[in-house]
RNA sequence: GAAAAGGGCAAACCCAGAGAGAUCUGGGGGCGCAAAGCCACGGGACAGGCCAGCGGUGCUGGCAAGUUAGCCGGGUUGCCGAA
Numbered sequence: 001g002a003a004a005a006g007g008g009c010a011a012a013c014c015c016a017g018a019g020a021g022a023u024c025u026g027g028g029g030g031c032g033c034a035a036a037g038c039c040a041c042g043g044g045a046c047a048g049g050c051c052a053g054c055g056g057u058g059c060u061g062g063c064a065a066g067u068u069a070g071c072c073g074g075g076u077u078g079c080c081g082a083a
Base pairs, nucleotide, nucleotide: 008033009032013028014027015026016025017024018023031070037076038075039074041073042072043071044068045067046066049063050062051061052060053059054058
C1' cells in the first nucleotide's frame, strides 16, 4: 500500500496507588491511532534544583539530573495482505 478477516493500542474523564512536580502505574472508559510497538539521538514542550549576572521579589545565561515516543524528525523491530 486495494479490499477483507482475525485481532491490537487507548485521549479526555472517574477510582486507587507512586512522585516535590512535570508525569507514571493498575482498573473503568473510548477521543482517536497502520506502528498510538520499542529507543530521549536532534529539535520542541513541560516541571522543579543548583550556580552566576542584572536594570533584582523576576528575568537572562550556565550546569546536572528528570518528564513527554498520543509534538516533530531520526533509529530499530514487526501482523494481515488482492491484483

This is a predicted structure of an 83-nucleotide RNA (c-di-GMP-I riboswitch aptamer) from a soil metagenome. It matches the Rfam family "c-di-GMP-I riboswitch aptamer". Rfam's curators write: GEMM was predicted in a large-scale screen for bacterial structured RNA regulatory elements. The sequence is in RNAcentral, with records from MGnify. Its mean pLDDT, the model's own confidence on a scale to 100, is 83.